Description: Transfer RNA from a Candidatus Iainarchaeales archaeon, 71 nucleotides, folded computationally. Rfam family: tRNA. It is annotated as a transfer RNA. RNAcentral holds the sequence, with entries from ENA. The coordinates come from a structure-prediction model, not an experiment, and the mean pLDDT is 83.
C1' cells in the first nucleotide's frame, strides 16, 4: 500500500426492513438470625457521516477503530 472479517447497556451475546432482546452487572424490594444462595421490579446500549426507503442494528457509499491475511 491490498484484501477479509468485527463493532449492540459497566462486561459477554442474539437480533436477514416494522416494539433493541438475553445473561451478568447496578439499585430497591421479598426470604433469612446474619451472610450467601433464590425471587420480583427497576436502570443502562446500535462507532461516526451520509444515501435509499413510508419505515435501517440490519441494504448501499465513505470514515475511525481492532483483529488477520497478503505485498
Nucleotide at each position: 500500500g491490498c484484501g477479509a472479517c468485527u463493532a449492540u447497556a459497566g462486561u459477554g451475546u442474539a437480533g436477514u426492513g416494522g416494539u433493541a432482546g438475553c445473561a451478568u452487572a447496578a439499585a430497591a424490594g421479598c426470604u433469612u438470625c446474619c451472610c450467601a444462595a433464590g425471587c420480583u421490579u427497576u436502570u443502562g446500549a446500535c462507532u461516526c457521516g451520509g444515501g435509499u426507503u413510508c419505515g435501517a442494528a440490519u441494504c448501499c457509499c465513505g470514515a475511525u477503530a481492532g483483529u488477520c491475511g497478503c505485498a